[in-house]
Molecule: FMN riboswitch aptamer (RFN element)
RNA sequence: AUUUCCCUUCGGGGCAGGGUGCAAUUCCCGACCGGCGGUGAGCAGUAAAACGCUGUAAGUCCGCGACUCUCGUUAACAGGAGACUGAUCCGGUGCAAGUCCGGAACCGACAGUAUAGUCUGGAUGGUAGAAGGAGGAC
Numbered sequence: 001a002u003u004u005c006c007c008u009u010c011g012g013g014g015c016a017g018g019g020u021g022c023a024a025u026u027c028c029c030g031a032c033c034g035g036c037g038g039u040g041a042g043c044a045g046u047a048a049a050a051c052g053c054u055g056u057a058a059g060u061c062c063g064c065g066a067c068u069c070u071c072g073u074u075a076a077c078a079g080g081a082g083a084c085u086g087a088u089c090c091g092g093u094g095c096a097a098g099u100c101c102g103g104a105a106c107c108g109a110c111a112g113u114a115u116a117g118u119c120u121g122g123a124u125g126g127u128a129g130a131a132g133g134a135g136g137a138c
Stems, first nucleotide, its partner, number of pairs: 002137003006133005017029003031118002033108002035064004042056005059106002068083004088104005110121003
C1' cells in the first nucleotide's frame, strides 16, 4: 500500500411579509430549502512555467438512500431479495457544455389537519455514506 472483518463517532435544510376565511406556515400573492457517491472546460493552493498533485465545485447528468408495496425469513424484531422511485430549457463562450457565465423555468414519500417540499407524527428510528481506530490475510 491492497484486501477482509470488527468497533467508535458523525451522518437534512426550509414559508419572512401579506390576502381570503369560523378555521389555512396546507388555498392565493409572495418567501425559503437542496442528503450521499461519481463525473466535471470552473475556482483556489503548490510550482519559474507546463504537466502533475491537493482542496473545492450539479436539487433537475449517471447512480445510491429515505417512504410505500411484495416475496421470503423469524417466536417476534433485525438482517435478505424484488418492485416503486420527482424535476431543464434558452442564450453566450468555446474544439467540446449535461457541469462554466447570463436568463427563464421546474421538482420534492407516507399519516394527520382547510388541500403541506417547509407544521406535527412514525423518527431519541433507519440509511446512502464520511472520518477515525483495533485485528487478520497477502